[in-house]
RNA sequence: AUGAACGGCACUCUGGAGAAUCCCGCGCGAGCGGGUGCCGAAGGGGCAAGCGAAAGCGAAUCUCUCAGGCAAAAGGACAGAGCCGUAUAU
Numbered sequence: 001a002u003g004a005a006c007g008g009c010a011c012u013c014u015g016g017a018g019a020a021u022c023c024c025g026c027g028c029g030a031g032c033g034g035g036u037g038c039c040g041a042a043g044g045g046g047c048a049a050g051c052g053a054a055a056g057c058g059a060a061u062c063u064c065u066c067a068g069g070c071a072a073a074a075g076g077a078c079a080g081a082g083c084c085g086u087a088u089a090u
Base pairs, nucleotide, nucleotide: 001090002089003088005086006085007084008083009082012081013080014079015078020036022035023034024033025032026031037070038069039068043066044064045063046062050057051056
């Protein structure tokens, strides 16, 4: 210096699902409050194997739906590019 692998970041770019443009009240309006139904991919909670004397620890796109969301916009797990690092080969 280059290449495969692993980890990290969220600064930049790209892709990115689901579910009522529901009902009532207030407001000129942006919106605010309440109700019913629903979604699973911010965040958060739960656990199998396994570990442990016990308490407990313990993964996910599984599960719960507290939070969030249910036209568009925004947000968005995750993925790719990018950047950084580890270790390794040449």

A computed fold for a 90-nucleotide RNA, annotated as Glycine riboswitch aptamer. The coordinates come from a structure-prediction model, not an experiment, and the mean pLDDT is 76.